Annotation
The prediction has a mean pLDDT of 77. The RNA shown here (Bacterial RNase P class A) has 365 nucleotides and comes from a Mariprofundaceae bacterium. Its Rfam family is "Bacterial RNase P class A". The family's RNA type in Rfam is ribozyme. Gene Ontology terms of the family: tRNA processing, dimeric ribonuclease P complex and ribonuclease P activity. Lineage of the source: Bacteria > Pseudomonadati > Candidatius Mariprofundia > Mariprofundales > Mariprofundaceae.

[in-house]
RNA sequence: GGAGCGGUUCGGAUGGUCGCGGCGGCGCAUGAUGCUGUCGAGGAAAGUCCGGGCUGCACAGGGCAGGGCGCCGGAUAGCGUCCGGCGGGGGUGACCCCGGGAAAGUGCCACAGAAAGCAGACCGCCAUGCCCGCCUGCGGGCCGCAUGGCAAGGGUGAAAGGGUGCGGUAAGAGCGCACCGCUCCACCUGGCAACAGGCGGAGGCACGGUAAACCCCGCCCGCAGCAAGGCCGAAUAGGGAGGCGCAUGGCGCGGCCCGCGUCGGCCUCCGGGUUGGCUGCACGAGUCCGUCGGUGACGGCGGACCCAGAGGAAUGACCAUCGCCCGAAAGGGAACAGAACCCGGCUUACAGAGCCGCUCCGCAA
Numbered sequence: 001g002g003a004g005c006g007g008u009u010c011g012g013a014u015g016g017u018c019g020c021g022g023c024g025g026c027g028c029a030u031g032a033u034g035c036u037g038u039c040g041a042g043g044a045a046a047g048u049c050c051g052g053g054c055u056g057c058a059c060a061g062g063g064c065a066g067g068g069c070g071c072c073g074g075a076u077a078g079c080g081u082c083c084g085g086c087g088g089g090g091g092u093g094a095c096c097c098c099g100g101g102a103a104a105g106u107g108c109c110a111c112a113g114a115a116a117g118c119a120g121a122c123c124g125c126c127a128u129g130c131c132c133g134c135c136u137g138c139g140g141g142c143c144g145c146a147u148g149g150c151a152a153g154g155g156u157g158a159a160a161g162g163g164u165g166c167g168g169u170a171a172g173a174g175c176g177c178a179c180c181g182c183u184c185c186a187c188c189u190g191g192c193a194a195c196a197g198g199c200g201g202a203g204g205c206a207c208g209g210u211a212a213a214c215c216c217c218g219c220c221c222g223c224a225g226c227a228a229g230g231c232c233g234a235a236u237a238g239g240g241a242g243g244c245g246c247a248u249g250g251c252g253c254g255g256c257c258c259g260c261g262u263c264g265g266c267c268u269c270c271g272g273g274u275u276g277g278c279u280g281c282a283c284g285a286g287u288c289c290g291u292c293g294g295u296g297a298c299g300g301c302g303g304a305c306c307c308a309g310a311g312g313a314a315u316g317a318c319c320a321u322c323g324c325c326c327g328a329a330a331g332g333g334a335a336c337a338g339a340a341c342c343c344g345g346c347u348u349a350c351a352g353a354g355c356c357g358c359u360c361c362g363c364a365a
Base pairs, nucleotide, nucleotide: 001361002360003359004358005357006356007355008354009353010352012322013321014320015319016318017317018316020040021039022038023037024036025035026034042336046347047346049345050344051343052342053341054225055224056223057222066221067220068219069218070217071085072084073083074082075081086099087098088097089096090095100216101215105214106213107210108209109208122154123153124150125149126148127147128146129145130144133142134141135140162180163179164178165177166176167175181205182203183202184201185200187198188197189196190195229279230278231277232276239270240269241268242267243266244265249263250262251261252260253259286305287304288303289302290301291300292299293298324333325332326331
């Protein structure tokens, strides 16, 4: 100097004018309004995918169904998150990606290909037989066809039932052998463990992939959500209990009378509840700094700070100066996106700018 890897910070600044929402203070006509002070979007406020707090309902315990998670150890309120390891894969490397079981069973494996799970034979290799044709140096050979053998080589595919070599054979093949690899069993050593290393034995190798297909094993989960829930509560309408009678009114018991029931009227009481108002609702697993413990995630201790609370929903507009980018100048541009009960994560989007550490290559000393 070039190419890259991991982490992290920011997301224009200052001032003025007008305006909006919350809270505090002051004045007043105590109704709100006016003045004033202060605070007022994000790193993702997003997707609503996980985990919790909180709230209501349900609940002895256990199970079924359903859903989720899945190497090991740890962190944590908890997690599908994070940290440290282990194993496998990719990369020259920094580093990145993946993670129970496919030897309990079932299903599926597109296209291509002969064959994709009872493996298989298109080209090919080999043997035997046969006729025609061709060649011939008359021994035979080549081509073709038929019947068999083979799985080396070619070809297909994401994947074709270990690899190299020697032997073997008509040709071949773990068919046999050596070495390497692999599977199973027992043991030893190290490690909390996943696992790693080793010794011995058995086995020619059996067991392709897929579980984000069903399934099996282990663990976890009661259901709903702030439109949760709580409080206050009119007018009108409607519900319940008791009483009063009026018209002895309507309706029903087929008609009529009696009687009973019911509806309606008035009074008192009770409870529910629509619109509405208040609350939940902003001090919290809080943020920052320091220190101690820990490899680390994180935890302990001390100090400082208060940091939006709307609810048809405020957080805005304009101007000036400066900074950044494009442009000769005039001028133009500046992303993704906006709280809605709160918190911890994950994922996704993002113009531009900065910082830290590391790797590889080249050059120079």